[in-house]
RNA sequence: AGAGUUUGAUCCUGGCUCAGGAUUAACGCUGGCGGCAUGCCUAAUACAUGCAAGUCGAACGAAAAAUAUAGAAGUGCUUGCACAUUUAUAUUUUUAGUGGCGAACGGGUGAGUAAUAUAUAGAUAACCUGCCUUAAAGUUGGGGAUAACAGAGGGAAACCUCUGCUAAUACCGAAUACGAUAACUAGACGCAUGUUUAGUUAUUAAAAGGGGCUCCAAAGCCCCGCUCUAAGAGGGGUCUAUAUCGCAUUAGCUAGUUGGUAAGAUAACAGCCUACCAAGGCGAUGAUGCGUAGCUGUACUGAGAGGUAGAACAGCCACAUUGGGACUGAGAUACGGCCCAAACUCCUACGGGAGGCAGCAGUAGGGAAUUUUCGGCAAUGGGGGGAACCCUGACCGAGCAAUGCCGCGUGAUUGAAGAAGAUCUUCGGAUCGUAAAGAUCUGUUAUUAGGGAAGAAUGGAAUUGAUAGGAAAUGAUCAAUUUAUGACGGUGCCUAAUGAGGAAGCCCCGGCUAACUAUGUGCCAGCAGCCGCGGUAAUACAUAGGGGGCGAGCGUUAUCCGGAAUUAUUGGGCGUAAAGGGUACGUAGGCGGGCCUGCAAGUCUGAUUUGAAAGCACACGGCUUAACCGUGUGAGGUAAUUAGAAACUACAGGUCUAGAGAGUGGUAGAGGUAAAUGGAAUUCCAAGUGGAGCGGUGAAAUGCGUAGAGAUUUGGAGGAACACCAGUGGCGAAGGCGGUUUACUGGGCCACAUCUGACGCUGAUGUACGAAAGCGUGGGGAGCAAACAGGAUUAGAUACCCUGGUAGUCCACGCCGUAAACGAUGAGUGCUAAGUAUCGGUAGAUUCGGUGCUUAAGCUAACGCAGUAAGCACUCCGCCUGGGGAGUACGGUCGCAAGACUGAAACUCAAAGGAAUUGACGGGGACUCGCACAAGCGGUGGAGCAUGCGGUUUAAUUCGAUGCAACGCGAAGAACCUUACCAGGUCUUAACAGUGUAAAGAAUACUUAAGAGAUUAAGGGCUAAGAAUUAAGCUUGCUUAUUUCACUUUAUAAACAGGUGGUGCAUGGUUGUCGUCAGCUCGUGUCGUGAGAUGUUGGGUUAAGUCCCGCAACGAGCGCAACCCUUAUUGCUAGUUGCCAUCAUUAAGUUGGGCACUCUGUGGAGACUGCCCGGGUUAACCGGGAGGAAGGUGGGGAUGACGUCAAGUCAUCAUGGCCCUUACGCCCAGGGCUACACACGUACUACAAUGGUGGGUACAAAGGGCAGCGAAGCCGCGAGGUGAAGCGAAUCUCAGAAAACCCAUCAUAGUCCGGAUUGCAGUCUGCAACUCGACUGCAUGAAGUUGGAAUCGCUAGUAAUCCUGGAUCAGCAUGCCAGGGUGAAUACGUUCCCGGGCCUUGUACUCACCGCCCGUCA
Repeated sequence: AGAGUUUGAUCCUGGCUCAGGAUUAACGCUGGCGGCAUGCCUAAUACAUGCAAGUCGAACGAAAAAUAUAGAAGUGCUUGCACAUUUAUAUUUUUAGUGGCGAACGGGUGAGUAAUAUAUAGAUAACCUGCCUUAAAGUUGGGGAUAACAGAGGGAAACCUCUGCUAAUACCGAAUACGAUAACUAGACGCAUGUUUAGUUAUUAAAAGGGGCUCCAAAGCCCCGCUCUAAGAGGGGUCUAUAUCGCAUUAGCUAGUUGGUAAGAUAACAGCCUACCAAGGCGAUGAUGCGUAGCUGUACUGAGAGGUAGAACAGCCACAUUGGGACUGAGAUACGGCCCAAACUCCUACGGGAGGCAGCAGUAGGGAAUUUUCGGCAAUGGGGGGAACCCUGACCGAGCAAUGCCGCGUGAUUGAAGAAGAUCUUCGGAUCGUAAAGAUCUGUUAUUAGGGAAGAAUGGAAUUGAUAGGAAAUGAUCAAUUUAUGACGGUGCCUAAUGAGGAAGCCCCGGCUAACUAUGUGCCAGCAGCCGCGGUAAUACAUAGGGGGCGAGCGUUAUCCGGAAUUAUUGGGCGUAAAGGGUACGUAGGCGGGCCUGCAAGUCUGAUUUGAAAGCACACGGCUUAACCGUGUGAGGUAAUUAGAAACUACAGGUCUAGAGAGUGGUAGAGGUAAAUGGAAUUCCAAGUGGAGCGGUGAAAUGCGUAGAGAUUUGGAGGAACACCAGUGGCGAAGGCGGUUUACUGGGCCACAUCUGACGCUGAUGUACGAAAGCGUGGGGAGCAAACAGGAUUAGAUACCCUGGUAGUCCACGCCGUAAACGAUGAGUGCUAAGUAUCGGUAGAUUCGGUGCUUAAGCUAACGCAGUAAGCACUCCGCCUGGGGAGUACGGUCGCAAGACUGAAACUCAAAGGAAUUGACGGGGACUCGCACAAGCGGUGGAGCAUGCGGUUUAAUUCGAUGCAACGCGAAGAACCUUACCAGGUCUUAACAGUGUAAAGAAUACUUAAGAGAUUAAGGGCUAAGAAUUAAGCUUGCUUAUUUCACUUUAUAAACAGGUGGUGCAUGGUUGUCGUCAGCUCGUGUCGUGAGAUGUUGGGUUAAGUCCCGCAACGAGCGCAACCCUUAUUGCUAGUUGCCAUCAUUAAGUUGGGCACUCUGUGGAGACUGCCCGGGUUAACCGGGAGGAAGGUGGGGAUGACGUCAAGUCAUCAUGGCCCUUACGCCCAGGGCUACACACGUACUACAAUGGUGGGUACAAAGGGCAGCGAAGCCGCGAGGUGAAGCGAAUCUCAGAAAACCCAUCAUAGUCCGGAUUGCAGUCUGCAACUCGACUGCAUGAAGUUGGAAUCGCUAGUAAUCCUGGAUCAGCAUGCCAGGGUGAAUACGUUCCCGGGCCUUGUACUCACCGCCCGUCA
């Protein structure tokens, strides 16, 4: 210090959320030690039990006990001792009562309290003060009682009554008065009441006490007391000023209320109280009311300013079960006192009594939640006492609790076979990991044992000494020595021993935010602070491994501050994001021109006082360190008092004219009000003419009209509005204002510089004005026109359109008080660069005042604003603080009503929003292209059949493809096979691949039997063969034997095989599509805060982002084009299997010969807008022409940019994860993929005469061929058979081209058209044509006579039409691919339909219009 989150991306506005710190905390998991702190925030709820305030015998009487002495009588006897009793005295101790002091402190709690409180600073000339300190003076002399006690009585008890006795430092008079108090007189002083000094008069005290020394006693002395007085210290009472929470949806409050006079009361002032008099007092600077709350030093947070809190510690206040009251006292309206009332609890003999934990412990209850019924007065402090001492739940300590802060530890060094194990894995390994084990050490802490502090002496006592005073002594003060005293606690600390031994968890790992993998799960279970994860490959759930963070703790929850400049004083805004009041006038208030003088309130400076301690900061010091503690210094304020300064502000006085106003002279104007008046037009009425429609619309209808409309002419009535002028114009505060004239009237501007002399600006509350609609009363009513009616439109149409039509619109008076009342821009003043247009004034000007435009600086998130600011500044007012809920509810005010003004909350979301950007889209615009339309030709859709799909059916009808871009598609060919499907029958390391071990070596073929077959069983076979080792033989490269490998079979083992099983939304590869459309991008530069833009837009041109010109762009890449293939022309070269002009020859290019031609192959040429004319910007290019085989990319093909569609394909192949493993794998025979009420797509054949049939005659190209093509000849009506020549092919063959042409026939018909269907008979392929092949002959002869809505292809060698060949293939094409033959019509053109390109515009879309989104219902 920031970060996440609105968007496809961007900038801004704006909210939400996070990271930090803190806590009297609680909860979850875990837990070794110590120090220092802290510990009922809730029920100011109720409390069992114990303790928390007593002490003094040196005030008093009395009682009791002990000791000593003395006496008495007695017992024992040791005859002067002991024991016990009793009396007296003395000493000591104890204590119920009287009396004194204390109990008003200390301790607790925060209910009440918004001021009777608290804080700070003052006042008291308006007051009090026990004990204590200092000083002065006194302490004389008397009296009467009472408790205790004794006796009597009552009561359950608490306790009470009566009679009698007694004391005091208890109580009551008297004397005295240094003095005090009051009054009066005089002087002095002060701060108003007054204070003080002197004098006079009056009033007013006490305990002759207690203890001690000296001592026979008295007197005296000492100590403690008592009385009066003056002071002090400390403590209080009262008063004043300032400050101290929220609500105005609380605006008025007050009757002892405000003041006066008099009396009273008080320590004291005062309506504190009473009587009388006056009518005041408080309040928008917030009274009164309601709600909430103890206040402060301080604490937390924050850079600070601030915000929040008021635990512990400290100061003040208040309270003590609730409410009230006084008594005592120096002090209380009294926590552990009294009285009364109330509630509650307890005891009771029912008559009556007792009690108050918000003291310390503790209990119950409440609650998320808060401790021991501990030790001690050793220390500090308090009460009493002369003191010892007693009391002290204050306090000091211990206990419990990780509640917080701080410190320490849980080991250290070494140790690689990188152990085992776990997890992951690409199977190689990697990680946990020097981590462990092992080895060598240490001993903090813990345990045991021993030693052993400081806190404790300034006090007491004793002794000694000194000082002051005294006759002396006790005594007072000081010093030294000795002695006693420790709850904590045998604690801290020290020493020794043992031994790594007893001591680690929690949270997190998608981003923010440090840290990743596997498995499980499958929008389930769950997570989540925000964004968000999870729908079969989840780094986000759960678990594991690993990692990160903190660490005796870690997380969560709650709360506060921060971040948040998100209430903005420091430090924000209001044109469009939330936000300028509709406008003006004006009250309070705020702010205010030049000069001079004064004053000193603000302001500035100095000094003094105070701001308790603790806390905070700094320095130093003490506990081993730290936390903690001590000492010192500093800091802390709108403080008070006081002394100065005088620039600025305020105030007072004077003056000026630049602000403001007045005057004089001009001037423009739909400024306002009232009255009068004018013409055009609409409508209506009357009359004339006239005769069929009018009117209205996209088209119609309702409506009007033969009872005469509309049209036209004349006359009349009435209301409303004022064409042209008219404008970017004028006027007005705004709303608003428009024929003309008159009357009255407001404001502005200019000129002059005559007057006043700051008279100004703004403006809460308030007042006035305030469009339209609406309301009230009364008029008026032509046109228009909510409502309403009818007609249309439509799925509907309570709308848009049409025909009518009432309020209203108009006038007068009165209400309402709102609008996108907008420039979405409050008013005023000053300053700031130019240009231009227009209105008004002026003799004129670079002048003044208005209204506009363009631009500079500057500003702005951008858009934009820019002298008429949204710039630079000042003054004042209004308003805003996320979206929704909501301008709603409630309350109040106003209104006749409608409604207006004021104006929330619960709840809910993580956004809502502004500007701009890229795209996409638009029944937006401009330009343009395409068989896109149009112009044509031929089809599909109707029929039959073929084929594919859907659907249905089925044991199965395998699977995939589904708008264009699935449907004669994968499939270039399902009878078996294919085949993936179905039922059945088999196999289980397998049909296929790799390895090991063992055995056998051939196996297959073949035969028989069973079976549908797979297969099983038996037989048969026993042989031949590959490579090499070793041995033997000889024939010297052969044979035999052996072993190994290879190969085959069998058995077995473990890994594995296999899957056309799932996921094309996990993928590779490949393909389709937009689209052969002209686009898609990059580098550098420039512009923009940025996303982005520019380039690529513009003017032309092109098939083309093709080229030219221009241009903040300059270049480049992928595409276009070209390079490639083919076709069209022609040389060169070559000449068989091709060709044949010339020469021979033949039936025949058959042969000789030739290579000119055709043709074929190779390698060249040719076309480039090159040439001419015209147009065009002297351009690109376009039009025409020449030449040329070909002319403007010559025709055709291949070639498919960046990307889109989660497009298709896991069934071509490959492949991740998942799934099956005696089966979802493998084999077999049979069936199915060929089903059939139906619907769709694509083809074929037709419906006929441009034709059918019969006969005859021509002309191709490109291909295929050895498990092949197969000639001639012969047979068959034919399919075909036979036959076998030739040919691995420019040689042979498939192979007859067909349409065409010629002749004949048919004559418009379901036909000599059409050929489906069916019967019979055959051919061919093939193990096999039943399901289920093709073909042939004969017979049969269906629908169909040109096809509804709709829809497809094609622009030239094209459409149409006609045949031919090939792939697949045993056989099977109407499909597909290819070849040639014949060979058209039309295109004016781009308005429209579809698709594409480019520019521009709007957008709330960006999953991008198949979008988004509103309402109703479920």
The RNA shown here (small-subunit ribosomal RNA) has 1418 nucleotides and comes from an uncultured bacterium. The coordinates come from a structure-prediction model, not an experiment, and the mean pLDDT is 83. The sequence is in RNAcentral, with records from ENA and SILVA.